[in-house]
RNA sequence: GCGAUCGUAGUCCAGUGGUUAGGAUAGGGGCUUCCCAAGCCUCCGACCCGGGUUCGAAUCCCGGCGGUCGCA
Numbered sequence: 001g002c003g004a005u006c007g008u009a010g011u012c013c014a015g016u017g018g019u020u021a022g023g024a025u026a027g028g029g030g031c032u033u034c035c036c037a038a039g040c041c042u043c044c045g046a047c048c049c050g051g052g053u054u055c056g057a058a059u060c061c062c063g064g065c066g067g068u069c070g071c072a
Base pairs, nucleotide, nucleotide: 001071002070003069004068005067006066007065010025011024012023013022018055027043028042029041030040031039048064049063050062051061052060
């Protein structure tokens, strides 16, 4: 340099046009317990950036940035 693939919460993962962006884990609070752990309840927090298409975009298209893999 070329090609493929991916980018969603502190971390891991789902969601591929519309109904509240969901789950696990982490973190805060509470219940329980002599205490801790475990368990239960609850709260908190996210669509990489810009543009386009569309009535409507996390999702489709274009460009950029970044990660991974392959070729040179």